Molecule: transfer RNA
Organism: Candidatus Portnoybacteria bacterium CG_4_9_14_3_um_filter_43_11
RNA sequence: GCGGGUGUAGCUUAGUGGUAAAGCAUCUGCUUCCCAAGCAGACGACAGGAGUUCGAUUCUCCUUACCCGCU
Numbered sequence: 001g002c003g004g005g006u007g008u009a010g011c012u013u014a015g016u017g018g019u020a021a022a023g024c025a026u027c028u029g030c031u032u033c034c035c036a037a038g039c040a041g042a043c044g045a046c047a048g049g050a051g052u053u054c055g056a057u058u059c060u061c062c063u064u065a066c067c068c069g070c071u
Base pairs, nucleotide, nucleotide: 001070002069003068004067005066006065007064010024011023012022013021018054026042027041028040029039030038047063048062049061050060051059
């Protein structure tokens, strides 16, 4: 330099055009003499930009970080 892949919550993963889901974690409450466990609830995210579309996490292009291969 060329080609391919990945990027979604603090972490691990779902989600193939129509209000973004779950587990763990954090916080609050209940329960307990206390802790842990359990139960209920809350918080919090689509790598960045542009385009297509009535509507984009999803489709297209560019950029960026990482991984793999070729030279």